[in-house]
The part of an RNA shown here (small-subunit ribosomal RNA, 5' domain) has 510 nucleotides and comes from an uncultured bacterium. The RNAcentral record of the full RNA draws on Greengenes.
Context: one part of a larger RNA
RNA sequence: GAUUGAACGCUGGCGGCAUGCUUUACACAUGCAAGUCGAGCGGAGAGCUUCGGCUCUCAGCGGCGAACGGGUGAGUAACACGUAGGUCACGUACCCUUUGAUGGGGAAUAACCUAGGGAAACCUGGGCUAAUACCGCAUAUGUCCUUCGGGAUGAAAGCCUUCGGGCGUCAGAGGAUCGGCCUGCGGCCCAUUAUUUAAUCCUAGUUGGUAGGGUAAUGGCCUACCAAGGGUACGAUGGGUAGCUGGUCUGAGAGGAUGAUCAGCCACACUGGAACUGAGACACGGUUCAGACUCCUACGGGAGGCAGCAGUGGGGAAUUUUGGACAAUGGGCGAAAGCCUGAUCCAGCCAUACCGCGUGCGGGAAGAAGGCCUUCGGGUUGUAAACCGCUUUUGUCAGGGAAGAAAUCUUCUGGGCUAAUACCUCGGGAGGAUGACGGUACCUGAAGAAUAAGCACCGGCUAACUACGUGCCAGCAGCCGCGGUAAUACGUAGGGUGCAAGCGUUAAUC
Numbered sequence: 001g002a003u004u005g006a007a008c009g010c011u012g013g014c015g016g017c018a019u020g021c022u023u024u025a026c027a028c029a030u031g032c033a034a035g036u037c038g039a040g041c042g043g044a045g046a047g048c049u050u051c052g053g054c055u056c057u058c059a060g061c062g063g064c065g066a067a068c069g070g071g072u073g074a075g076u077a078a079c080a081c082g083u084a085g086g087u088c089a090c091g092u093a094c095c096c097u098u099u100g101a102u103g104g105g106g107a108a109u110a111a112c113c114u115a116g117g118g119a120a121a122c123c124u125g126g127g128c129u130a131a132u133a134c135c136g137c138a139u140a141u142g143u144c145c146u147u148c149g150g151g152a153u154g155a156a157a158g159c160c161u162u163c164g165g166g167c168g169u170c171a172g173a174g175g176a177u178c179g180g181c182c183u184g185c186g187g188c189c190c191a192u193u194a195u196u197u198a199a200u201c202c203u204a205g206u207u208g209g210u211a212g213g214g215u216a217a218u219g220g221c222c223u224a225c226c227a228a229g230g231g232u233a234c235g236a237u238g239g240g241u242a243g244c245u246g247g248u249c250u251g252a253g254a255g256g257a258u259g260a261u262c263a264g265c266c267a268c269a270c271u272g273g274a275a276c277u278g279a280g281a282c283a284c285g286g287u288u289c290a291g292a293c294u295c296c297u298a299c300g301g302g303a304g305g306c307a308g309c310a311g312u313g314g315g316g317a318a319u320u321u322u323g324g325a326c327a328a329u330g331g332g333c334g335a336a337a338g339c340c341u342g343a344u345c346c347a348g349c350c351a352u353a354c355c356g357c358g359u360g361c362g363g364g365a366a367g368a369a370g371g372c373c374u375u376c377g378g379g380u381u382g383u384a385a386a387c388c389g390c391u392u393u394u395g396u397c398a399g400g401g402a403a404g405a406a407a408u409c410u411u412c413u414g415g416g417c418u419a420a421u422a423c424c425u426c427g428g429g430a431g432g433a434u435g436a437c438g439g440u441a442c443c444u445g446a447a448g449a450a451u452a453a454g455c456a457c458c459g460g461c462u463a464a465c466u467a468c469g470u471g472c473c474a475g476c477a478g479c480c481g482c483g484g485u486a487a488u489a490c491g492u493a494g495g496g497u498g499c500a501a502g503c504g505u506u507a508a509u510c
Base pairs, nucleotide, nucleotide: 001510002509003508004507006506007505008504009503010502013357014356015355016354018352020349021315026313027312028311030310031309032308035064036063037062040061041060043058044057045056046055047054048053071268072267073266081186082185083184084183085182086181087180090179091178095175096174097173098172099171100170101169102168103137105135106134112127113126114125115124116123117122142153143152144151145150158167159166160165188240189239190238201231202230203229206228207227208226209225210224211223212222213221243265244264245263246262247258248257249256250255270291271290272289273288274287293304294303295302296301321347323346324345325344329343330341331340332339333338360390361389362388363387370381371380372379373378396446397445398444399443400442404437409431410430411429412428413427414426415425416424454499455498456497457496458495459480460479461478465494466493467492468491469490475482476481
């Protein structure tokens, strides 16, 4: 000098834009953060009824989602990350393309009714019922075995309809996407972590083989048996520290430091273990076991997990609202309308950072008064003020007032598909609806200099000096050093210098 997720002191007008628990991965009151589908299913309730039926709501069964999105950085020195490859050793729901199929049966169960148990959480018995829930039979691409003749295994589901069709279901092939696994290389500190010698040190599932198990898949991943291997001074093992990267800061560069916000990957979800479901988890707002803690209890037993968004206590030098909206973007479900979405978009708070603007402009010498200094002549504050003229950014008031919103939808039209002018799909034209922010941005007008300057420093480094007070005291100080009676170095005042809505100090990095 540059920089910061900064803090502290004094001060503080406006706007834009961005950031905002770096400390206790400490404990959490309260609300919200993951639902949706009646076009899969049977019911219950309500409303309307022209008694044909129609509409709405709800718990339950069922489907899809809940493995995404959001948070944190505790652990991890590791194929965790980065990069380059491999996978003939693998998986992939939804999506796209394509092939074939979608035949015929059955038994239950929740809801509901009923009988009980319990303080509650909830649980048990009996009875009825449905399905795109469940189980068989047939068939078969596939898979496995094969003596190549064959054998074994083994699937499906319907719903809506304007009756044209549409959406589904099952099996297979290919694609896309997303992952799993393996390998080379790269990036922290300590050898005061190794009898300095071809040995020492580390290692028994250890290193390799055979056979088997297990996995989507290779493999000591696991088991049995066999062999005695494997790593290491090019640093094994041990200890300490740490999420990694794109990047960020600095620097002419080389390098050094760093890893907030944003993006990619990883790990974690009260602590430690485990599996279940599923295409995908060993699962933040799932289950289960153990532990600590908190809460309820009728003492028998139960409930909970903010490192989601707000918010509270605590810790700390220190870090925000228990806000609005799904209007946009994106996600889940749904045929759709739509519903949900603390993702997101906005608003609120803080000079925390960066950027921009303003606090007036021109004239004005009797160089006024006052202050300060003085050699008492004067000098300085100083064109500064007063005074005259002008302007109105900003602020205040008044009026107007956006873009962000065109998709989905309706209609017309052209192409494709088709038997078809249905349907579907692609493009074009027209029309209508939808805005949290917000009466915001912006524009126009009105009055009026009106609403707006501080902070640090002035011995040298280092731009800027005098007076008084104090008297090695009180104090200053980054270094050198000032202060013991004329202190440009302490304190105050006048003046000056530097930055400026900031200034200075502290901390940290280059």